A computed fold for a 1438-nucleotide RNA from an uncultured organism, annotated as small-subunit ribosomal RNA.

RNA sequence: CUCAGAACGAACGCUGGCGGCGCGUUUUAAGCAUGCAAGUCGAGGGGUAGAGAAUCUUCGGAUUCUUGAGACCGGCGAACGGGUGAGUAACACGUAGGUGAUCUGCCACGAGGUUGGGGAUAGCCCAUGGAAACAUGGGGUAAUACCGAAUGAGCUCUUUUUACUAUGGUGAGAAGAGGAAAAGCGCUUCGGCGCUGCCUUGUGAUGAGCCUGCGGCUGAUUAGCUUGUUGGUGGGGUAACGGCCUACCAAUGCAACGAUCAGUAGCCGGCCUGAGAGGGUGAUCGGCCACACUGGGACUGAGAUACGGCCCAGACUCCUACGGGAGGCAGCAGCUAAGAAUCUUCCGCAAUGGACGAAAGUCUGACGGAGCGACGCCGCGUGGGUGAAGAAGGCCGAGAGGUUGUAAAGCCCUUUUCUGUCUGAGGAAUAAGCUUGGGAGGGAAUGCCCGAGUGAUGACGGUAGGACAGGAAUAAGCCCCGGCUAAUUACGUGCCAGCAGCCGCGGUAACACGUAUGGGGCGAGCGUUGUUCGGAAUUAUUGGGCGUAAAGGGCGCGUAGGCGGAUAUACAAGUCUGGUGUGAAAGACCGCAGCUUAACUGCGGGAGCGCGCUGGAAACUGUAUGUCUUGAAUCCUUGAGGGGAAACUGGAAUUCCUGGUGUAGGGGUGAAAUCUGUAGAUAUCAGGAAGAACAUCGGUGGCGAAGGCGAGUUUCUGGCAAGUGAUUGACGCUGAGGCGCGAAAGCGUGGGGAGCAAACAGGAUUAGAUACCCUGGUAGUCCACGCUGUAAACGAUGUGCACUAGGCGUUGGGGUGUUGAAACCUCAGUGCCGGAGCUAACGCGUUAAGUAUCCCGCCUGGGAAGUAUGCUCGCAAGAGUGAAACUCAAAGGAAUUGACGGGGGCCCGCACAAGCGGUGGAGCAUGUGGUUUAAUUCGAUGCAACGCGAAGAACCUUACCAGGGUUUGACAUGAUACGAAUUUUUUUGAAAAAAGAAAGUGCCGUUUGGAGCGUAUACACAGGUGGUGCAUGGCUGUCGUCAGCUCGUGUCGUGAGAUGUUGGGUUAAGUCCCGCAACGAGCGCAACCCUCAUUGUUAGUUGCCUUAUGGAACUCUAAAAAGACUGCCGGUUAUAAACCGGAGGAAGGCGGGGAUGACGUCAAGUCAGCAUGCCCCUUACACCCUGGGCUACACACGUGCUACAAUGGAUGAGACAAUGAGAUGCAAAUCUGCGAAGACAAGCUAAUCUAUAAACUCAUUCUAAGUUCGGAUUGUAGGCUGCAACUCGCCUGCAUGAAGUUGGAAUCGCUAGUAAUCGCUGGUCAGCUACACAGCGGUGAUCCGUUCCCGGGCCUUGUACACACCGCCCGUCACGCCAUGGAAGCUGGUUAUGCCCGAAGUCGUCACUCUAACCUUUUUGGAGGAGGAUGCCUAAGG
Repeated sequence: CUCAGAACGAACGCUGGCGGCGCGUUUUAAGCAUGCAAGUCGAGGGGUAGAGAAUCUUCGGAUUCUUGAGACCGGCGAACGGGUGAGUAACACGUAGGUGAUCUGCCACGAGGUUGGGGAUAGCCCAUGGAAACAUGGGGUAAUACCGAAUGAGCUCUUUUUACUAUGGUGAGAAGAGGAAAAGCGCUUCGGCGCUGCCUUGUGAUGAGCCUGCGGCUGAUUAGCUUGUUGGUGGGGUAACGGCCUACCAAUGCAACGAUCAGUAGCCGGCCUGAGAGGGUGAUCGGCCACACUGGGACUGAGAUACGGCCCAGACUCCUACGGGAGGCAGCAGCUAAGAAUCUUCCGCAAUGGACGAAAGUCUGACGGAGCGACGCCGCGUGGGUGAAGAAGGCCGAGAGGUUGUAAAGCCCUUUUCUGUCUGAGGAAUAAGCUUGGGAGGGAAUGCCCGAGUGAUGACGGUAGGACAGGAAUAAGCCCCGGCUAAUUACGUGCCAGCAGCCGCGGUAACACGUAUGGGGCGAGCGUUGUUCGGAAUUAUUGGGCGUAAAGGGCGCGUAGGCGGAUAUACAAGUCUGGUGUGAAAGACCGCAGCUUAACUGCGGGAGCGCGCUGGAAACUGUAUGUCUUGAAUCCUUGAGGGGAAACUGGAAUUCCUGGUGUAGGGGUGAAAUCUGUAGAUAUCAGGAAGAACAUCGGUGGCGAAGGCGAGUUUCUGGCAAGUGAUUGACGCUGAGGCGCGAAAGCGUGGGGAGCAAACAGGAUUAGAUACCCUGGUAGUCCACGCUGUAAACGAUGUGCACUAGGCGUUGGGGUGUUGAAACCUCAGUGCCGGAGCUAACGCGUUAAGUAUCCCGCCUGGGAAGUAUGCUCGCAAGAGUGAAACUCAAAGGAAUUGACGGGGGCCCGCACAAGCGGUGGAGCAUGUGGUUUAAUUCGAUGCAACGCGAAGAACCUUACCAGGGUUUGACAUGAUACGAAUUUUUUUGAAAAAAGAAAGUGCCGUUUGGAGCGUAUACACAGGUGGUGCAUGGCUGUCGUCAGCUCGUGUCGUGAGAUGUUGGGUUAAGUCCCGCAACGAGCGCAACCCUCAUUGUUAGUUGCCUUAUGGAACUCUAAAAAGACUGCCGGUUAUAAACCGGAGGAAGGCGGGGAUGACGUCAAGUCAGCAUGCCCCUUACACCCUGGGCUACACACGUGCUACAAUGGAUGAGACAAUGAGAUGCAAAUCUGCGAAGACAAGCUAAUCUAUAAACUCAUUCUAAGUUCGGAUUGUAGGCUGCAACUCGCCUGCAUGAAGUUGGAAUCGCUAGUAAUCGCUGGUCAGCUACACAGCGGUGAUCCGUUCCCGGGCCUUGUACACACCGCCCGUCACGCCAUGGAAGCUGGUUAUGCCCGAAGUCGUCACUCUAACCUUUUUGGAGGAGGAUGCCUAAGG
């Protein structure tokens, strides 16, 4: 990092039967057409249009009566209900309180009252202006509208007395002042009464205002903020306290327990998740708050600073006659846009609730319902039983079968659901009215209070439910199947198409892509995406860490803070406990109940860990007081020390200077050179100068907090340890900020400068060498003063205190002990080893990384990055603090096994060395690459391809190319028909083949036929050296005949693994011995097998000897034996294994050689030897034939042959082998030919026959030369094989006579009968390119040793490697893309501040205009009111 779980107002994809209950613009507080969402009251008032009736009528109408909408005045409501979450970090919310600082319409219960007057004004009528909205003038009118007067209290105010009390509280008392009203309806015995209102007042209830404690976001890369600010006094204002406002006075107030600023956000009950603690969230429902296009403002009112009221400003939209007006869906529906996305312009007031009303009732997009949407939760269904021929079809298949699958069909049932018909609740309680019972009061009636009965009203909806009929009828999908994670096969595809949550699949056999079959999961849904919690103890309160994984501050002093010794008493803040109030309802939990069940709903209970009030306890913490000495400190006596600072002094060394002696070098290095020196260096002697550093002692020794400190003396000074006693009496520990110290380098100023030495210069090295090495050399290093403030400042380990086994050293003290020592005890340091314990391991281990505790610092995947940016510090360099975007699926630690190392140790090998002979140079042969070609068939390619497959390409082989042909085929099996088979032959043709001709009529036989062969036909099929050796078997190569590779049990380790297999010896060997937590075992080694060497025995022909009769002595042949085992002796080692030497022996320490190749490695080689999966071709990629090619040829490489000559060539003579082969065969002898060979022909089916072995020896010649070396090449004449030697065979004779005179760099083989050298044989084969390959024998050398090269084995070490060093990996550059920083400037938003202007409006001022009620001295008056002007404040704007 990822997954499995749960959840969602979700969206998207595929699919979709029904019902119930819920939910439904999370996005732009974006804009809105249309309709509706707040009215009601005639029992407050005046009263109209209209309608009806009657009468009159001039027929136009008029009058009266009844009824009477709309509008108007008035009352109440409109501040509720409904919506939204923009703003708000705030007393906004939650919780608990306060209000002695307050208000409260309607409502409930009380007390008292409701007397008597006045003046207006809408409506209405007349008239005017305007497009409209609307406005204006005149006239007249009513009220429960408005205004005086009277009366009036337990009301209000002032003064005052007094009691209680909690600040302006309550009660009692005195004096003074102020201050009310409205009527309507019903009944009546007409007197009045009743009801509903109205006024004053008290109490309550409800609602509201204000204040306070506590609680809940992020950022310090926001650290200082504040002037009405903090407080006071006076005044104003409010229902009410208050800087709420104002004048004056003081200068406070808040903040590291985070003020201010910035960002984000409505808060809560709850909801989701979680074991919980927590984390996330604030849809629906409920409580509170805020808002109503944006901003400001007041009015009315009990209540608003008012969503469907008003005024102003602004933006936008609409109307307009251009003058001016209108509007506000974040109410319900609905529209547009936005968006992944969210509904009907429905029905009804029947129920519940609300407004008004006396009531009927009216209004009510609140609400009750329906509609749409699988959006969610819950329930039901899509059938049940039976049914094996295990049907058909599909899929798979090793073709037997398996699977789909009792699944289907078939048969028997059922009818939830569906369709049709018919029925059909409950939700409705009651209202008015009617009937009636009881009660209070009263003189009566209407009435009032408490009941009973009856009694209209249903949007949903003919709905829920029920009955009957019909018929399995109407109803299944989605995802997944490599691991995590339940569930597989085939085909297609071929790093393509695609998949993927992570790891990762796909490059021709994909369990991962697509499809199909099968399976798994869920199911009217299923998947995907998004988000949250969980898992994640991965922020750790519960419940983590910091030696090496991320993480201890470089070190100290110390402030705040945190924590803190013993004891006594008191208090009760924390703590514990009892009671009590609250913790709304809903939700959650438990129980019961109602819808058929469930979801859903109702009722009851408990809980709600919180806060307030109150009673108690006193152990612990705290606070206060007192006491104590063990923590801490002080005094005294001693002690050690490179602790610090300053001054002075010293010698050795170095360099320089002067002088002497002296002469050619010196110096330096791996080697050199630069450099220095005859102008006298180096060396040496004497004298002098300068600066820096202090050898020996010197030590895991000392001191210091760390950095650090080292010659000596003096002065000043800090700390530490020990010891005995005394004193103080917790005075202690830690320590955010802060302050100080702080290596080296660096910086500033001034000195100093011997040596050393960045930079720089030169010389070397090197491909280069801005390095390492050398010669020089400046800053610097040194001193004084100041700055910097960092290091792997490390023990990578913060400080203090306590506890917890030891052993061995060492430094400084003390004690016991001793003549002195030793030894023992003890305190403080400093080291090593180690137990328990801890740790992932490594390791730590009384100097803890153990066990606890207190405090501080720090960490939270890697990279980006200690970077950017901001701020602070610094002279600068830079330091401190310190991100994100983006990107990766890891990065990292410790340990393990391997592999590797120009790491180490030990050992081996023709590995090197020592030698011998080659290759590389020449010519030729052969193979390969390359090139060419119609084709040059294919494969093999470092060692481990290249005289390899090929133990033999002229045709064939042959796979390649060209051309000519065939298509069931050259070859196999099966069917049918015909024909015997077969042989000979003609024509055409290059042949294959085609077309004919002739001969021939077979064998078995139960005469249907059968066997073999040929031809024809059709189909199954044949065929393929076509592809894949990276699908395979088998076989093979290689490391390597190297000594290794493993297992069982046990033990150790959390584990991977280890041990054994390591160690000491020894060996060719993991061979053997010893030791050992190992003991055993297996595959390898060795041995067993074959062969060679010796001997005896046996047997002997074709061999041998004699000789032609035989013989087993020798050589030999070939059978079974013997022999060799470190067995014997001596020595060495440790006694063992073993080694060395010796004896004997044919052979001696594995006697020589062969066969034999462990676990494995190289996807090594081979599909073309064979076999084989899959794919591909099928008149062709199959088959036949002729010719050609595989043999090409500017070139390059490998492997060989022959040479270059005298250790030789030539000629002549003479010796000595062993394998092995031979009947279409080997061939003697003889003859012919110079020869290859030919002719003829003995012998041999082979110890019998067939073959001159050569080098060698002897003799002669050649005489150092391109030759009597060398033989290529070419010419010519022949021979042989074969249908056939042109391409393209071998051999022979004659002639020709190239290159080559020992081979550059480099490189190969070989240790004994080996190298070297010499010939012989065989396979393949008609012949041959063989100089190859496989064998055989003849002659016959050199080797000190393990430093180095190469390869290998064992142990060990390092590792960032594990396709394992041919590994891994770093940086630049080129191109494209992504993200980020900077940037002259440009721009948007937000916020702050200064100033200007200033709407509406409250408040104030002025007294300009107008003015019904009241007063009056009746007036040109006053009070009051309205308008106007103006001042302060102030939105928007600038």
The prediction has a mean pLDDT of 83.